[in-house]
RNA sequence: GGAGUUGGUCAGGCGAUCGCUGUGUGGUGUAAACCAUGCGGAGGAAAGUCCGGGCUCCAAAGGGCAGAGUGCCAGGUAACGCCUGGGAGGUGAGAGCCUACGGAAAGUGCAACAGAAAGUGAACCGCCAGAGCGCUUCGGCGAAUUGGUAAGGGUGAAAAGGUGCGGUAAGAGCGCACCGCGCGGCUGGUAACAGGCGUGGCGAUGGUAAACCCCACUCGGAGCAAGACCAAAUAGGAAUCCUGAGCUGCGGCCCGCAGUGGAUUCGGGUAGGUCGCUACAGGCUGGCGGCGACGCCGGUCGCAGAUGAAUGAUCGUCCACGACAGAACCCGGCUUAUCGACCAACUCCAUUU
Repeated sequence: GGAGUUGGUCAGGCGAUCGCUGUGUGGUGUAAACCAUGCGGAGGAAAGUCCGGGCUCCAAAGGGCAGAGUGCCAGGUAACGCCUGGGAGGUGAGAGCCUACGGAAAGUGCAACAGAAAGUGAACCGCCAGAGCGCUUCGGCGAAUUGGUAAGGGUGAAAAGGUGCGGUAAGAGCGCACCGCGCGGCUGGUAACAGGCGUGGCGAUGGUAAACCCCACUCGGAGCAAGACCAAAUAGGAAUCCUGAGCUGCGGCCCGCAGUGGAUUCGGGUAGGUCGCUACAGGCUGGCGGCGACGCCGGUCGCAGAUGAAUGAUCGUCCACGACAGAACCCGGCUUAUCGACCAACUCCAUUU
């Protein structure tokens, strides 16, 4: 100097004018509100609403079934499917990156096409042997047949532990060595696991569980339009009081029977309003503990809160010419989008000293 890897920071700046919203102070006003002035006013993702928690209401003895989720180990956390550290496997030349990574010796299922055979355990070709037949230059050869054989070929994503040596008629864990696998100790480690020893020839135990399933652990439901309060109106309701009459129906009429009022209060809860609402698992910073995620102690700061819903517009100026994008109860994550700029650590290549 070039090419990368990992982690982090920023997200056009400044000024002027006119607005919008919250709030402090002062003034006017009975109040609502208005005026003046000061201060605050979107994000790293405010997004997707995919996980987890707080909060609220409903439900709920306890246990089980069903259902859903998670799935190597240890730790962190309010909690998590998140994060940190570690293990194993894969990948890259490396820094690094990726992984639903429990169980296939409980059971069931599946494996299209191809292939002889897809696990109730494989002879299609080939190889080897036998008896008979045919041919023969007597060495053998040929087709058929009966057996042996998983070394070679072929099919397939996958073919019955792998490689080598011995062995054999040809072969074969048939025997041996190494690797793999199973079982049992040992050593190290909290553990996952690693190392090593012994042992078993390995038809025990092929693959597949983001197939059913089994095992272990976790999980009640709905969501701020949750929910609480104030409260015009309306329907239906309750109590008390007034009138005890009138009207309507039955009836020819009277009696009688049935139905029907008014006022006040309570209650009800619509429109509307208030709260919930932003102070917090909070930001910044110092020390200590920890490899780290993180925790503990101290200091300091106050940092949107709208509800038809504010956070904007115009102009000037500078530069590297500005991406994705807009809070709606709040936090912790994950994922996705994103013009560019910068910082730190590390890797590889080239060159110079």
Bacterial RNase P class A from a Halieaceae bacterium, 353 nucleotides, folded computationally. Of the family's consensus pairs, 94% are formed in the model. Rfam family: Bacterial RNase P class A. On this family, see Brown, Nucleic Acids Res 1999: "The Ribonuclease P Database". Its family is annotated with dimeric ribonuclease P complex, tRNA processing and ribonuclease P activity in the Gene Ontology. The sequence was found by an Rfam model in a public genome assembly. NCBI's taxonomy places the organism under Bacteria, Pseudomonadati, Pseudomonadota, Gammaproteobacteria, Halieaceae.